[in-house]
Two RNAs folded together computationally: RNase P RNA and transfer RNA, 426 nucleotides in total. The prediction has a mean pLDDT of 76. It holds a member of the Rfam family "Bacterial RNase P class A". The family's RNA type in Rfam is ribozyme.

RNA sequence: UGAGGGGAACAGGCAGCCGCGCGUGCCCUCCGGGGCAGUGAGGAAAGUCCGAACACCACAGGGCAGGGUGCCGGUUAACGGCCGGGCGCCGUGAGGCGACGGAAAGUGCAACAGAAAAUAUACCGCCGUGGUCCUUCGGGAUAACGGUAAGGGUGAAAUGGCGAGGUAAGAGCUCACCGCGUCAACCGUAAGGCUGAUGGCAGUGUAAACCCCACCUGGUGCAAGACCAAGUAAACAGCCGUUGAGGAUUGCCCGUCCGAGGCUGUGGGUAGGUCGCAAAGAACGUUAUGGCGACAUGACGUCAAGACAAAUGGCUGCAUAAACAGAAUUCGGCUUACGUUCCCCUCAUGGA
RNA sequence: GCGUUCGUAGCUCAGCUGGAUAGAGUAGUGGACUUCGAAUCCAUUGGUCGCAGGUUCGAGUCCUGCCGAGCGCG
Numbered sequence: 001u002g003a004g005g006g007g008a009a010c011a012g013g014c015a016g017c018c019g020c021g022c023g024u025g026c027c028c029u030c031c032g033g034g035g036c037a038g039u040g041a042g043g044a045a046a047g048u049c050c051g052a053a054c055a056c057c058a059c060a061g062g063g064c065a066g067g068g069u070g071c072c073g074g075u076u077a078a079c080g081g082c083c084g085g086g087c088g089c090c091g092u093g094a095g096g097c098g099a100c101g102g103a104a105a106g107u108g109c110a111a112c113a114g115a116a117a118a119u120a121u122a123c124c125g126c127c128g129u130g131g132u133c134c135u136u137c138g139g140g141a142u143a144a145c146g147g148u149a150a151g152g153g154u155g156a157a158a159u160g161g162c163g164a165g166g167u168a169a170g171a172g173c174u175c176a177c178c179g180c181g182u183c184a185a186c187c188g189u190a191a192g193g194c195u196g197a198u199g200g201c202a203g204u205g206u207a208a209a210c211c212c213c214a215c216c217u218g219g220u221g222c223a224a225g226a227c228c229a230a231g232u233a234a235a236c237a238g239c240c241g242u243u244g245a246g247g248a249u250u251g252c253c254c255g256u257c258c259g260a261g262g263c264u265g266u267g268g269g270u271a272g273g274u275c276g277c278a279a280a281g282a283a284c285g286u287u288a289u290g291g292c293g294a295c296a297u298g299a300c301g302u303c304a305a306g307a308c309a310a311a312u313g314g315c316u317g318c319a320u321a322a323a324c325a326g327a328a329u330u331c332g333g334c335u336u337a338c339g340u341u342c343c344c345c346u347c348a349u350g351g352a
Numbered sequence: 353g354c355g356u357u358c359g360u361a362g363c364u365c366a367g368c369u370g371g372a373u374a375g376a377g378u379a380g381u382g383g384a385c386u387u388c389g390a391a392u393c394c395a396u397u398g399g400u401c402g403c404a405g406g407u408u409c410g411a412g413u414c415c416u417g418c419c420g421a422g423c424g425c426g
Base pairs, nucleotide, nucleotide: 001348002347003346004345005344006343007342008341009340010339013318014317015316016315017314018313020040021039022038024037025036026035027034028033042324046335047334049333050332051331052330053329054221055220056219057218061254062253063252064251066217067216068215069214070213071085072084073083074082075081086100087098088097089096090095101212102211106210107209108206109205110204123152124151125148126147127146128145129144131142132141133140134139160178161177163175164174165173179201180199181198182197183196184195186193187192225275226274227273228272235266236265237264238263239262240261246258247257248256249255281303283302284301285300286299287298288297289296290295353425354424355423356422357421358420359419362378363377364376365375371409380396381395382394383393384392402418403417404416405415406414
C1' cells in the first nucleotide's frame, strides 16, 4: 500500500427565530384559559420470529391428539437467547458456519439413465468347460453352460479405500496401512479424546418423510381486562325445536351438567369517560469483588417521553453534516434495514 | 395495535404424499368460416412458481428469513 477478519462507540453539538405534545413547578385569571420554567423517540421504536411479566377464562375425572426443543456443561425470571467446550465443514490465515439425538424398532421413498437401486445384479469385458466352424496349425470366430464385481459403461448413490500375496480369472479369500464396529485401560463433570486388543466388512441415502426416544408445554391476548354513563328496544318475516333444538365443560372423544327456546334477515341503537398506563424496577449509570466468559454479588448515584387520529418539527448561521428510520401494555432476546469513527488481528507485496 | 390466511401465464384457478417438459379456462396473435363482424373450429405465443438462503441426488411442493396483499378482533 492492497485485500480481508473480529469487536466497540456515536447516531449529532451550539446560537438565533418560529411551532407542537405533556401538565411536574411557579405566576396571572373575566375560571373558559393564558404566560414562564421543565421535559419530550430508537439502535433498531421495524418484523411480530421466540421467551416472559401482567390480565381474563379454564383447571371433579379418564383417554387421545397437538405444538416446541434436540452434541455437552453453564448462565438467566424465562428462552429456540447468550457464554464456554467437543465434533464436523469452509477459509492460505485472522476467523466463520452448523435443525449436531436415533436409519441396527418399524413403515415409506430413491424419477431418468443403467444389466442391476436396497432380500443386489452378469450388459460389455475377463476366465474355464465340452461342442461347431475357419485355419497359414501359432491360433481365431461363434452359440451354450458355469465362474468372476478386479476393468468398462450408467447414475446423486453400485455393497469399504489402497497396495501386496493368491487365483483359471477373480474376490477381506489372506496380510500391512487407513476407514468402520465392539471391548478394556487412562484423561475429562460431560460431549468426547487417546492407547491397546479384537471383529472381519454385514444393514447406501433420506427423519427440514411418517415415526421412535428424551425433555418442555392449558387457552387467549391491553381491541387482555376493571369501573362509570348510555345502549343493545319495539315490531315484522323465514327456518329449527320437549321424538331434546341448542348450550357449558377453551383442540377432540367419553363421561357429566343445564335445557325451552334458539338461529338468520329487515328495522332501529351505541361507538363517550376513568383506570390498566407512564415509569421505584428481572430498571439504568459508575465502581469494587468473584468468574476464561455469559453473568452474579455489594457500594454509591439517578427517577428519565407518553398520546387516543395520536406531540417530539422547520428555517438560518458556525463548517463541508451525513444513512436506516419514528414509540402506543411493558420488559429480555433474535432477525432484518443502515451512516460515521476508533481499536485489535490476518494474508500478500514493497522498503528499512 | 394484536391475531390469522394467502402469493403459480395479462386475468381466474389446478398441481395429490418432492421426480422428468409446471397445466386448464379465458385473454392475445395467426389462419379457416362470413359480403363484413360476432360466435365456432384449428394452430400458436406467454411463467425468475413473490424474493433470498438452506435440506435433498432432485424443491412450485419441505424448512428459515425477508417483501407484498387479504381477513378477523372494541